[in-house]
RNA sequence: GCGCCCAUAGUUCAAUGGAUAGAAUAAAGGAUUCCGGUUCCUUCGAUUGGAGUUCGACCCUCCAUGGGCGUA
Numbered sequence: 001g002c003g004c005c006c007a008u009a010g011u012u013c014a015a016u017g018g019a020u021a022g023a024a025u026a027a028a029g030g031a032u033u034c035c036g037g038u039u040c041c042u043u044c045g046a047u048u049g050g051a052g053u054u055c056g057a058c059c060c061u062c063c064a065u066g067g068g069c070g071u072a
Stems, first nucleotide, its partner, number of pairs: 001071007010025004018055001027043005048064005
């Protein structure tokens, strides 16, 4: 250089083109406790960027960025 795959919450993962993108864990607050841990409740937090298709895009198409694999 060429080909293929991947990118969603701090982390690990979901989500048939269609209701407000969901769960676990982490963090913060509260309940419980003499204190801590465990347990329970609540809160916070995300679609890599841009363009296109569509009534509607995390999902389909193109380009870019980053990561991984293969190839000489």